[in-house]
Order: sequence, then structure tokens, then C1' cells
RNA sequence: GCGGAUGUAGUUUAAUGGUAGAACGACGGUCUGUGGCGCCGUAGACGAGGGUUCGAUUCCCUCCUUCCGCU
Repeated sequence: GCGGAUGUAGUUUAAUGGUAGAACGACGGUCUGUGGCGCCGUAGACGAGGGUUCGAUUCCCUCCUUCCGCU
């Protein structure tokens, strides 16, 4: 330099163009003599910028991160 893949919550991951879910974790409550377990609840995410569309995590373009391959 060229090609391919990848990117969603703190972590692991769903979502076939129609209100972004879950688990673990965090925080609060309950329980307990204290802690843990259990139970209830709360907060927290679509890599960035454009385009298409009534509507984009999803389709298209560019850039960026990480990984793989070729030279």
C1' cells in the first nucleotide's frame, strides 16, 4: 500500500427498517446481630460524520478503533 472482518451499558452479548432488551457488575431498599445469599427497585449503551427513507442499531458512503490476510 491492497483486501476482509469487527465496533451496542463497566463486562459478556441480543435485536430480519417500526418505542434498544438480557445476564453479570454498580447503587438504593428489604432481609440479617454483622456480612453474604435471596427478594424488590434505580441509573447506565447503538464508534464519529454524512446520505437514503415517513421512520436507520439495521441499508449506502467517508473516517476512526481493534483483529486477520496479501504484498
The prediction has a mean pLDDT of 81. A computed fold for a 71-nucleotide RNA from a Candidatus Pacearchaeota archaeon, annotated as transfer RNA. It matches the Rfam family "tRNA". About the family: Transfer RNA (tRNA) molecules are approximately 80 nucleotides in length. Gene Ontology term of the family: triplet codon-amino acid adaptor activity. NCBI's taxonomy places the organism under Archaea, Nanobdellati, Candidatus Pacearchaeota.